[in-house]
Context: one part of a larger RNA
RNA sequence: UUGGGCGUAAAGGGCGUGUAGGCGGCUCUGUAAGUCAUUGGUGAAAUCCCUCGGCUUAACCGGGGAACUUCCUCUGAAACUGCAGGGCUUGAGUACGGGAGAGGAAAGCGGAAUUCCCAGUGUAGCGGUGAAAUGUGUAGAUAUUGGGAAGAACAUCAGUGGCGAAGGCGGCUUUCUGGUCCGUUACUGACGCUGAGACGCGAAAGCUAGGGGAGCGAACGGGAUUAGAUACCCCGGUAGUCCUAGCUGUAAACUAUGGGUACUAGGUGUGGGAGGAGUCGACCCCUUCUGUGCCGUAGCUAACGCACUAAGUACCCCGCCUGGGGAGUACGGUCGCAGGGCUGAAACUC
Numbered sequence: 001u002u003g004g005g006c007g008u009a010a011a012g013g014g015c016g017u018g019u020a021g022g023c024g025g026c027u028c029u030g031u032a033a034g035u036c037a038u039u040g041g042u043g044a045a046a047u048c049c050c051u052c053g054g055c056u057u058a059a060c061c062g063g064g065g066a067a068c069u070u071c072c073u074c075u076g077a078a079a080c081u082g083c084a085g086g087g088c089u090u091g092a093g094u095a096c097g098g099g100a101g102a103g104g105a106a107a108g109c110g111g112a113a114u115u116c117c118c119a120g121u122g123u124a125g126c127g128g129u130g131a132a133a134u135g136u137g138u139a140g141a142u143a144u145u146g147g148g149a150a151g152a153a154c155a156u157c158a159g160u161g162g163c164g165a166a167g168g169c170g171g172c173u174u175u176c177u178g179g180u181c182c183g184u185u186a187c188u189g190a191c192g193c194u195g196a197g198a199c200g201c202g203a204a205a206g207c208u209a210g211g212g213g214a215g216c217g218a219a220c221g222g223g224a225u226u227a228g229a230u231a232c233c234c235c236g237g238u239a240g241u242c243c244u245a246g247c248u249g250u251a252a253a254c255u256a257u258g259g260g261u262a263c264u265a266g267g268u269g270u271g272g273g274a275g276g277a278g279u280c281g282a283c284c285c286c287u288u289c290u291g292u293g294c295c296g297u298a299g300c301u302a303a304c305g306c307a308c309u310a311a312g313u314a315c316c317c318c319g320c321c322u323g324g325g326g327a328g329u330a331c332g333g334u335c336g337c338a339g340g341g342c343u344g345a346a347a348c349u350c
Base pairs, nucleotide, nucleotide: 003322004321005320006319007304008303012318014201015200016199017198021194022193023192025088026087027086028085029084030083031082033081034080035077036076037075040072041071049065050064051063052062053061054060091191092188093187094186095185096183097182098181099180103177104176105175106174107173108172109171110154114150115149116148117147118146119145120144121143125136126135162169163168206247207246208245209244210243211242215241216240220236221235222234223233258317259316260315261314262313263312266295267294268293269292270291271290272289273288274287275286276285299306300305323350324349325348332343333342334341335340
């Protein structure tokens, strides 16, 4: 490389927008580049294959044929692909009318709790543990009542509930804003799918500068435990956790399952819409669209399991894998303030 693969054995890019490229609905006309047929030429000889013959056979040699899968050329075909032109509406999109939602950004507001401060009541403990001690308290703690301050997080509702491309998103109100679903006709008329590079987003921790700092809490100090205890338990506690601006760009970034389209038994929950039957109305029942769970037939799978949200049946496009270790290392390149990230070997060894 061909091939075979990627849920768990090696292997799906963390996620999106989108350039080149690849692929692409129904129909008519033309064209003839691909495609197919035909004509002529070429494809040296030898070799290989078939056949006949010559050396006593064979190797070897000679004659004939086939083949040389190629290219050029003539004439023709027009189904498919391409190209050019015309049309269509089912793919895609737009308009209109409705809907649900912790989707995003900013500003403002709220109550509970915690800690601290002030004051009142009140007296000897409190706290903590398996048991203790460190700690805290007669300079009046803990408890309790009133007042004040600060920061962070939003109990119940809350749900195998919802939204988002992923990361993720949860008190309330307002403003701005993205996506999505349903319904009806109308409109555009293939405008589509995927997507190397590129660009953007991207938990936590970490970094830079400036704020903030209640609780928690790496490091660190102390008390225990223990043979030891650089731990688990306890008392403290700094970075950090929070905000603003920038950087970092990684995770078991997981559904360990890339995206799109079509097809393939059912059953049972749940979220959002629309229609119908019925009703005073609602619950409820039926149909349908759209999400999200569980079980399960065929099929698939090494098995486990998956099973209309496929890991089934097919097609299109991208990414990735090719024995273990060496190694996600070295070297080089590139990005970063740094930590480091991305790209990524070989010798050797089993």
The part of an RNA shown here (small-subunit ribosomal RNA, central domain) has 350 nucleotides and comes from a metagenome. The prediction has a mean pLDDT of 86. The full RNA is in RNAcentral, with records from SILVA.